[in-house]
RNA sequence: GGGCAAUUGGCUCAGUGGUUAGAGCGUUUCCUUGACAUGGAAAAGGUCACAGGUUCGAUUCCUGUAUUGCCCA
Numbered sequence: 001g002g003g004c005a006a007u008u009g010g011c012u013c014a015g016u017g018g019u020u021a022g023a024g025c026g027u028u029u030c031c032u033u034g035a036c037a038u039g040g041a042a043a044a045g046g047u048c049a050c051a052g053g054u055u056c057g058a059u060u061c062c063u064g065u066a067u068u069g070c071c072c073a
Base pairs, nucleotide, nucleotide: 001072002071003070004069005068006067007066010025011024012023013022018056027043028042029041030040031039049065050064051063052062053061
């Protein structure tokens, strides 16, 4: 330098065009206990990496940029 893939709560991930963006773990509060653990209930936490475009409508499609990983040279 070229090619491919990924980027979504603190972490690991789902979501392939539509009405409120979800799960597990984690965090906080409450119940349960003499106390802890386990168990149960509830809550908080997301500009969906950034910018532009297409569309009535974009996390999703297209282009560019950035970061990370892999391959080639």
This is a predicted structure of a 73-nucleotide RNA (transfer RNA) from a Candidatus Moraniibacteriota bacterium.
It matches the Rfam family "tRNA". Rfam classes the family as a transfer RNA.
Its mean pLDDT, the model's own confidence on a scale to 100, is 81.
NCBI's taxonomy places the organism under Bacteria, Bacteria candidate phyla, Candidatus Moraniibacteriota.